[in-house]
RNA sequence: CGGGGCGUAACUCAGCCCGGUAGAGUGCCAGCUUUGGGAGCUGGAAGCCGCUAGUUCAAAUCUAGUCGCCCCGACCA
Numbered sequence: 001c002g003g004g005g006c007g008u009a010a011c012u013c014a015g016c017c018c019g020g021u022a023g024a025g026u027g028c029c030a031g032c033u034u035u036g037g038g039a040g041c042u043g044g045a046a047g048c049c050g051c052u053a054g055u056u057c058a059a060a061u062c063u064a065g066u067c068g069c070c071c072c073g074a075c076c077a
Base pairs, nucleotide, nucleotide: 001073002072003071004070005069006068007067010026011025012024013023020057028044029043030042031041032040050066051065052064053063054062
């Protein structure tokens, strides 16, 4: 310098191909249960999708740029 992958809740990940109101598990909070704790059950909070712009009635999803991490190649030695 070129190419590719990944970035979504506190954590681990789906959803993207084929645009249509953002999900799961773990964790957290509350209640029930228990002498208490744990386990179990029920309910709840938590992200507008790395960032910026574009296309569109509508973008996590498509396009361009950019940032971070990882991999491959090239170059130099």